[in-house]
Context: one part of a larger RNA
RNA sequence: UGACGGGGACCCGCACAAGCAGCGGAGCAUGUGGUUUAAUUCGAAGCAACGCGAAGAACCUUACCAAGGCUUGACAUCCCUCUGAAUUAAUCAGAGAUGAAUAAGCUCCUUCGGGAGCAGAGGAGACAGGUGGUGCAUGGUUGUCGUCAGCUCGUGUCGUGAGAUGUUGGGUUAAGUCCCGCAACGAGCGCAACCCCUAUUCUUAGUUGCCAGCAGAUAAAGCUGGGCACUCUAAGGAGACUGCCGAUGACAAAUCGGAGGAAGGUGGGGAUGACGUCAAAUCAUCAUGCCCCUUAUGUCUUGGGCUACACACGUGCUACAAUGGCCGGAACAAAAGGAAGCGAAGGAGAGAUCCGGAGCAAAUCCCCAUAAACCGGUCCCAGUUCGGAUUGUAGGCUGCAAUUCGCCUACAUGAAGUCGGAGUUGCUAGUAAUCGCGAAUCAGAACGUCGCGGUGAAUGCGUUCCCGGGUCUUGUACA
Numbered sequence: 001u002g003a004c005g006g007g008g009a010c011c012c013g014c015a016c017a018a019g020c021a022g023c024g025g026a027g028c029a030u031g032u033g034g035u036u037u038a039a040u041u042c043g044a045a046g047c048a049a050c051g052c053g054a055a056g057a058a059c060c061u062u063a064c065c066a067a068g069g070c071u072u073g074a075c076a077u078c079c080c081u082c083u084g085a086a087u088u089a090a091u092c093a094g095a096g097a098u099g100a101a102u103a104a105g106c107u108c109c110u111u112c113g114g115g116a117g118c119a120g121a122g123g124a125g126a127c128a129g130g131u132g133g134u135g136c137a138u139g140g141u142u143g144u145c146g147u148c149a150g151c152u153c154g155u156g157u158c159g160u161g162a163g164a165u166g167u168u169g170g171g172u173u174a175a176g177u178c179c180c181g182c183a184a185c186g187a188g189c190g191c192a193a194c195c196c197c198u199a200u201u202c203u204u205a206g207u208u209g210c211c212a213g214c215a216g217a218u219a220a221a222g223c224u225g226g227g228c229a230c231u232c233u234a235a236g237g238a239g240a241c242u243g244c245c246g247a248u249g250a251c252a253a254a255u256c257g258g259a260g261g262a263a264g265g266u267g268g269g270g271a272u273g274a275c276g277u278c279a280a281a282u283c284a285u286c287a288u289g290c291c292c293c294u295u296a297u298g299u300c301u302u303g304g305g306c307u308a309c310a311c312a313c314g315u316g317c318u319a320c321a322a323u324g325g326c327c328g329g330a331a332c333a334a335a336a337g338g339a340a341g342c343g344a345a346g347g348a349g350a351g352a353u354c355c356g357g358a359g360c361a362a363a364u365c366c367c368c369a370u371a372a373a374c375c376g377g378u379c380c381c382a383g384u385u386c387g388g389a390u391u392g393u394a395g396g397c398u399g400c401a402a403u404u405c406g407c408c409u410a411c412a413u414g415a416a417g418u419c420g421g422a423g424u425u426g427c428u429a430g431u432a433a434u435c436g437c438g439a440a441u442c443a444g445a446a447c448g449u450c451g452c453g454g455u456g457a458a459u460g461c462g463u464u465c466c467c468g469g470g471u472c473u474u475g476u477a478c479a
Stems, first nucleotide, its partner, number of pairs: 001479002003476003007473007015463002019427005026318008034309002042053002064304007073127001077126002079123006087104003091100003107116003129293002132291003138287002140282003143278001145276001150189006156165003169180003195270004200238007209228003214225003241264001244258005320420001324379006337366002341360002346355003386417001391412007433455007
C1' cells in the first nucleotide's frame, strides 16, 4: 500500500421488511446430469452452465456411428498432354455415391500453319483439406462485479524509502454531483449532458391518411364531388432551467413546500459499461502460433444417431375450478410482415383444410379474426359440464420422403391433479398480475425468444437483521 475480520462509524440497492403473484407437489414441453448405446457429435459448470451456443436435428444441417466408395482429392493456384464449349435428354447395374454405354449440342482471332480464352478428361508433384489438440501460447468478441462511483496523471510539497498528499475533513447529491475548508494547484478516463423513443403544443405539408361544414348517393359505408378544420402521418421548432415565491441552511451548495404548467426537480424508457477482477468463456463464428493426421483425424454416399430412459435437477406451459367451465349475442388495439410472397370476395367441408384467384413491391391490397372485458342463458361444488395427459380410429398440410422422428383437425378414450414440505424467485406503476396479437429463424415444425398493445392492482413503518456494494477508520503472525 492492499486484502481480510462472526472490528467500528456512515450510506445505498426489490437486500431485508410491508405486499402481490409464483416456483418447490401433478401432467406435459424443454435443457442438463446420470445411465444406456454401434453412435446417443461438441462446447457451456456457483452467482455469471442448465428454453445456454441452437433466430428452429425427418434427408440436408451434422461435426457422431455402421456400411459402401475416392486418394492432387468435395475446394484453390501452378505445369504437361488430349479433347472440346458450357450443357441437355434418356438407358442399364447399384441403397446411393458411382460405374458402363448412347444421342443432341460446339467460343473468338487467323497469314489457315496455328494462337488466345474458357471448360472437361488424364498425369506428375508442389500442395489442398482437418468442426483434430492446446482459450494455460494468442487476436478479436463476450459474460461478471456494475451504470457501482470510482480509477489515475503532471507539477509542487512531505517522507531515508515503499509511499503519502491531491481523492481526506464539514455539508450536499443518483453521482469524486456541487459548495465551503485545506500544501496543494491543475488535468485525464468515468458521472452528467450531447443521441433515440415517449408525454404537451406550434409551424410546414395533405395522399394512400382524415371528414367538421356543403352537395350528391346507398341496404349500409369517406362511397363520390369537395375540403385539410380535426385525427393521423413526418420534418422542423417551442417547452423544464430549481427559472419564480416562501421556509430551512453557513450569506454557500442544496433540501422542503408552493405557484404556474401537458410535464418539476435526472419527467418516463432506451442506447451508452472507466482503471481493472475472475490464467472467467470461446481454437466449433472468424483469424492465428505450435503440435498432430495425410490411401486418413481428409472427402463422397446410403441408412442410423443427436428424439434412447429405473432415475435426479433447472426453466417453462396447462391445471386443480364458480372472480369459474360451456353455449349464444354483440364491442374496442398496437406493432410488425408480404413477390419462389401476403392472398380477398365467392364456393365445398363438422373441422384442419381445399377450390378460386381479385388486389397489392403496399398509410392504397392482403395477413386481420383480436382476446380478456360486456350482455343473456346453463351448470350447483362433485374428481364434476373442472382438468386435459394417454391411447385408438378417420382425415388434412408441408415436403423426394413424416416408420425410427413433424404439425394440425374430428370422433372416441378421460390419467395425475382438490393449491403443493424444508426452502426459494420476481416485482415499487401503466409496474406486478392477467388477456390476446405480431415477427425473426423457417418447405414444414414454439409452451422458447424478441417485440406489441388491452385490462390493471396491493404495499413500502422503517434500516435491527440476511445478501451485495461504496467511503472513512481500526486490528492483523496474510501478500
Small-subunit ribosomal RNA, 3' major domain from uncultured Sedimentibacter sp., 479 nucleotides, folded computationally. NCBI's taxonomy places the organism under Bacteria, Bacillati, Bacillota, Tissierellia, Sedimentibacter. Its Rfam family is "Bacterial small subunit ribosomal RNA". The prediction has a mean pLDDT of 83.